[in-house]
RNA sequence: CAAUCGCGUGUCGCCCUUAGAGUUUGAUCCUGGCUCAGGAUGAACGCUGGCGGCGUGCCUAAUACAUGCAAGUCGGACGCUUCGUUUCAUUUCGGUGGAACGGGGAGUGGCGGACGGGUGAGUAACACGUAGCUGACAUGCCCUUCAGAGGGGGACAACGGCUGGAAACGGCCGCUAAUACCCCGUACGCUCGUGGGGUUCAGAAGCCCGCGAGGAAAGCGGUGACGUGCUGAAGGAGGGGGCUGCGGCCCAUCAGCUGGUUGGUGAGGUAACGGCUCACCAAGGCGAGGACGGGUAGGGGGCCUGAGAGGGUGACCCCCCACACUGGGACUGAGAGACGGCCCAGACUCCUACGGGAGGCAGCAGUAAGGGAUAUUGCGACAAUGGGCGAAAGCCUGACGCAGCAACGCCGCGUGCGGGAUGACGGCCUUCGGGUUGUAAAGUCCUUUUCUGGGGGAAGACGGAGACGGUACCCCAGGAAUAAGUGUCGGCUAACUACGUGCCAGCAGCCGCGGUAAAACGUAGGACGCGAGCGUUAUCCGGAUUUACUGGGCGUAAAGCGCGUGCAGGCGGCGUGUUAAGUCGUGCGUGAAAGCUCCCUGGCUCAACCGGGAGAGGUCGUACGAAACUAGCAGGCUUGAGGGCAGCAGAGGAGUGUGGAAUUCCCGGGUGUAGUGGUGAAAUGCGUAGAUAUCCGGAGGAACACCAGUGGCGAAGGCGGCACUCUGGGCUGUACCUGACGCUAAGACGCGAAAGCAUGGGUAGCGAACGGGAUUAGAAACCCCGGUAGUCCAUGCCGUAAACGAUGUGCACUAGGCGUAGGGGGGUCACACCCGCUGUGCCGAAGCUAACGCGACAAGUGCACCGCCUGGGGACUACGGCCGCAAGGCUAAAACUCAAAGGAAUUGACGGGGGCCCGCACAAGCGGUGGAGCAUGUGGUUUAAUUCGAAGCAACGCGAAGAACCUUACCUGGGCUUGACAUGUUGGUAGUACUUCCCUGGAAACAGGGGGGGACCCUUCGGGGAGCCAUCACAGGUGCUGCAUGGCUGUCGUCAGCUCGUGUCGUGAGAUGUUGGGUUAAGUCCCGCAACGAGCGCAACCCCCGCCCGUAGUUGCUAACAGUUCGGCUGAGGACUCUACGGGGACUGCCGGUGAUAAACCGGAGGAAGGUGGGGAUGACGUCAAGUCAUCAUGGCCCUUAUGUCCAGGGCGACACACGUGCUACAAUGGCCGGCACAAAGGGCAGCAAUGCCGCGAGGUGGAGCGAAUCCCAUAAAGCCGGUCUAAGUUCGGAUUGCAGUCUGAAACUCGACUGCAUGAAGCCGGAAUCGCUAGUAAUCGUGGGUCAGCCAUACCACGGUGAAUACGUUCCCGGGCCUUGUACACACCGCCCGUCAAGCGAUGGAAGCUGGGGGUACCCGAUACCGGUGGCCUAACCUUCGGGAGGGAGCCGUCUAAGGUAAACUCAGUGACUGGCGCUAAGUCGUAACAAGGUAACCAAGGGCGACACGCGAUUGCAGUGUAACACGAGUGAUCCUGA
Repeated sequence: CAAUCGCGUGUCGCCCUUAGAGUUUGAUCCUGGCUCAGGAUGAACGCUGGCGGCGUGCCUAAUACAUGCAAGUCGGACGCUUCGUUUCAUUUCGGUGGAACGGGGAGUGGCGGACGGGUGAGUAACACGUAGCUGACAUGCCCUUCAGAGGGGGACAACGGCUGGAAACGGCCGCUAAUACCCCGUACGCUCGUGGGGUUCAGAAGCCCGCGAGGAAAGCGGUGACGUGCUGAAGGAGGGGGCUGCGGCCCAUCAGCUGGUUGGUGAGGUAACGGCUCACCAAGGCGAGGACGGGUAGGGGGCCUGAGAGGGUGACCCCCCACACUGGGACUGAGAGACGGCCCAGACUCCUACGGGAGGCAGCAGUAAGGGAUAUUGCGACAAUGGGCGAAAGCCUGACGCAGCAACGCCGCGUGCGGGAUGACGGCCUUCGGGUUGUAAAGUCCUUUUCUGGGGGAAGACGGAGACGGUACCCCAGGAAUAAGUGUCGGCUAACUACGUGCCAGCAGCCGCGGUAAAACGUAGGACGCGAGCGUUAUCCGGAUUUACUGGGCGUAAAGCGCGUGCAGGCGGCGUGUUAAGUCGUGCGUGAAAGCUCCCUGGCUCAACCGGGAGAGGUCGUACGAAACUAGCAGGCUUGAGGGCAGCAGAGGAGUGUGGAAUUCCCGGGUGUAGUGGUGAAAUGCGUAGAUAUCCGGAGGAACACCAGUGGCGAAGGCGGCACUCUGGGCUGUACCUGACGCUAAGACGCGAAAGCAUGGGUAGCGAACGGGAUUAGAAACCCCGGUAGUCCAUGCCGUAAACGAUGUGCACUAGGCGUAGGGGGGUCACACCCGCUGUGCCGAAGCUAACGCGACAAGUGCACCGCCUGGGGACUACGGCCGCAAGGCUAAAACUCAAAGGAAUUGACGGGGGCCCGCACAAGCGGUGGAGCAUGUGGUUUAAUUCGAAGCAACGCGAAGAACCUUACCUGGGCUUGACAUGUUGGUAGUACUUCCCUGGAAACAGGGGGGGACCCUUCGGGGAGCCAUCACAGGUGCUGCAUGGCUGUCGUCAGCUCGUGUCGUGAGAUGUUGGGUUAAGUCCCGCAACGAGCGCAACCCCCGCCCGUAGUUGCUAACAGUUCGGCUGAGGACUCUACGGGGACUGCCGGUGAUAAACCGGAGGAAGGUGGGGAUGACGUCAAGUCAUCAUGGCCCUUAUGUCCAGGGCGACACACGUGCUACAAUGGCCGGCACAAAGGGCAGCAAUGCCGCGAGGUGGAGCGAAUCCCAUAAAGCCGGUCUAAGUUCGGAUUGCAGUCUGAAACUCGACUGCAUGAAGCCGGAAUCGCUAGUAAUCGUGGGUCAGCCAUACCACGGUGAAUACGUUCCCGGGCCUUGUACACACCGCCCGUCAAGCGAUGGAAGCUGGGGGUACCCGAUACCGGUGGCCUAACCUUCGGGAGGGAGCCGUCUAAGGUAAACUCAGUGACUGGCGCUAAGUCGUAACAAGGUAACCAAGGGCGACACGCGAUUGCAGUGUAACACGAGUGAUCCUGA
């Protein structure tokens, strides 16, 4: 330079990138916490486990360590000694001496033991990171350069001798070498002192010219060349010391800290700066931008997570730091305050001869201990990489390389592949058909990764040497062979059934499962997920925009300080110039490597792993540049702000005076008499000593009616008669002055209702406490009578309120409309009206809001600053601190506990909230019940059993419309066991089934025995079916669960409601429709309306009754005609009644009025009937887990010689009592006797039964008639007429009892009805309370029917007869409908819920104290060591005049000091008799505070009182409701009318 690749920028294109869910509610939206799904780990635990590769492996006790090893090396620095070989000399032949080579030993000497390896205790610090500085430094080995190595000397180890000690280890004497030591000489550009010049940003260094003084050395090897050491100096490299800026933890309940402290001068010390140390001087230094103190912690590269920003973390690897048993100290050295060195002290361990000694695994292995938990006392006579020593050979190296153990992690592989349906067996489920496990298996074909056996066999080394290792890898053979688990299956979350269990056992991450049908527990089958792993636990990030920089909020959810003034801080108008700190741009430097990204690429078969390249990574440093913005500086401007001038309104504040009304009465007086006062009603109280009432006068205190107004003023608290004095603020106009002087405001300071406190005054009224009276279960309250503090004044405290607009302050911008207060401008004669400013309200646009709502006075849109919030409770609390006289205030946690707590709105329900409206709901009436006797049902009690069910209304004359046996389910006793009954199987039976008779036992059932009669259906004539006996399946159960169910039923309620589609509104639940105005019995109808329609209900359609008509005429009827035994009896008739089928009729259709001209209502006409004509049937969506498993049906469970079944007897009928429903009465509107009259609807053949006869009667006898418009039951009764009774427990009443009977029935004892005679109880109209009924009703009278042999029926269901009263009205009680309001209710007021007390458990505060830790202070003591001093003592080198000196040493003294001790406090923990509250805990006690007007509205603050909740007072505030249609008051607006100007 080119190509290629990458990066940056621009455009285009492409790609990457942010996930949520469960849980508060009946439902909704929001707020908000909790929980889950993901990823990760040095992990551990449970179950399981085939292989390989690469990594990783004491997180706890920096606890204690047995044993071995981990740092030595150099003979080419030196002397000695010893062994071997060779050799020489000598020899007395024993040896002795020397030399060479090789080896061993300790010693002198050198270098290295300051590296490598470990650990994280300490450390919040220049320790670390990053960027710089060192003009304030030193640096062994290595590299480069320059210069040099001359001369001399004396020792000490080893060794030898003597000697101490148990040992460790010494002592004395003597000998000796050196690269050990010393002296002299020489020496630079070295060092020191000093003079001058010049240089630098700077105080240098260096440079130039000088002077003086001082300081070096070692040899060894080699035949040699030479090599290698040595000395001085300079430079380099690498490593280090020091200094600085910036960065990275928590607590302010740590707010003030500091005496070498901060600085200076001088000195000392160091390699070097420096209070580093010392002397003196000065009094500084640090701190809210967090000093000091406390807690925690090695820091970083990185790692994990995350979209990112962040958050968490600091294992492995790399860098730095710190430490090496604990504490202190120095020595040596280039380097250490030294892990495998030294000294001292301390604790501990070991040895000991008791005198003394030895030791330091936080090196590698290993042991004990701790712990949930973490490995081999391996190999390498070091093969590789690296280190030390050496010239080298080499030696050393638990660094390292390998192997071993462990699924601890990551990655890869395998446990087989193909095909195989009678979809085998088995298992499980089942609707019994089948389904599923499942092509899964078997059987069949194929393959051999892995495995086993055999053979070969590396790379790693350039060269000899390979621990790994006979390993990786390759080849051959064998054979599907050796190889699958684990968790889950209610939702979140992927995967379901059966059995067992029965709020037990258990599960659970959250919500929550389990109390007899559990997909949630346990087991099984099946399924889902992952897979040599899978789960669990722990921890971190994420999800969590749940601390919000990116990226949140504060009216009501948590959150605006009670209000102001204002220092610091933050932020700041317009224009010009300048600077360049922020800011922006470009370049350079650096941000180690590893890691990351995965962009390129290489090596292990792939991957993990490893290698090469690139990129990324800083609030970093530096140079240059830009100048818009911010900032600094300079000098201007006027619009922000302030001032001047002229006006204005005002309960603004403080003080001093003063006024009238009213209350009170300690005062004086008058009139006057018995009460007054008070309440829901009363009483206490006051009053004949004269009250209350009333009048006059006096006194005193407090508050200021009307005016008065969502009017005014003030920052807030707050301010109200009038006058004066002093005083703050605001508004308007003007545009004269200043010239950004501003906004906000942590801390600070001030103000700050009421209550309260202190001192002194005052005290009329009111009035905590207190006393009394009431109320009440109680009443410590509400109500009443009194009444003290207090309320008032002065002064000083307190400093809190629901101090609220629950809304911080300031500025700007953003539709309108209607009021109101105060100025101004225009306009007008004056109003009106128009414009504009400031304040204060209402309604609203856009917008905002979860919604409610806010909306120029914002909660809209923005800016600036401050305060505050982060789930509920604990807790407006504790401790600590500050303030206060006290009360208390301010600040403000944690343990523990819950899965919620909350806001707004919705639908309901509820309210001792409201409005409207219904109902025999009340009222008005009539008759009852509750009292008596009896009947009947129930409770209770009793019983062998008194079968069961029904339980407020809506159980109780109910199931039961018929309990003497039966029924019958209960009890006692006696029997049966395939059964009393059904179906099937197999076998048997043939005089069998069936029937009949007899005998025995027995209460019967039944058991046993004997005799007689004697079959059926089909048939292809073989037989089959049915029957019976036996067997096995099974039957059977009125046993349980109505809370597993079907069906049926009750009830609200025959109340007028309940819903849907579409549309619209709302984020949504949901609303609208369905509300509103009228009207109705009705959501009935009309009108209106964002609704328009529709469905289930209402009404109508159906049945009965009421009128008429048609059809029909027997058994019914009889007007006319005829007959007659006088009976519609007969002929006859269809007219009538009636019967029973079909029609008509009534619809507010017509008229008038009211009303919106509507719907409709009122009245009327006509009509048999009139506004639903009367009655019935008919019961919406739903509610009550309402009722029924005993009508029936049915899931599940239970019993099976009994919980089944049969039989006899008993019981369901008991009886001190209590309740419900009835009957009959208590009498004269009556009883009794006699006579007379009139129904309807039913029933009847195992039936109803007439006439007749008998009986007093029940009834008997007998039997005509009738399967019924024909006959019978069958006389209706009340009533009417007459008589009697005469107020009496009776001629009322009929219970009870006795006797005698009748009937039914096998059978009337328990336990039937009826008859006759006799008996003749209670009862004289019913307490509190309570029921039914509004018209043919109530009341009253009788009649019939069902069930049924009979009947306990006075019940029930029907039928007709006679036949009322009353309703003013909706205040009240009950129930209901609609609208609205409040709600803390939603199991829905029979709701919710508070506090004390009692019990258990838990954590926590206080507390006489007790115990322990921590750091500092003061003082005492003071080892070793360094440093300093030192008379005397000792002393090789050098000097010497030979005496000695210089120098050195021991000893002693001093400074400093570790450990130790003493003292007073501080601080942090633990513990503590007792004590305080707090939390939690299915069913304890007392009350009822709160939620509705919660029954006294609630709440806030303070005070006092009290079993508790709490209560009253004072003050304050908010909200809601009521009354407005009518009563009362006020204001405004509009319309109309009247009057006046």
Annotation
RNAcentral holds the sequence, with entries from ENA and SILVA. Small-subunit ribosomal RNA from an uncultured bacterium, 1541 nucleotides, folded computationally. The coordinates come from a structure-prediction model, not an experiment, and the mean pLDDT is 81.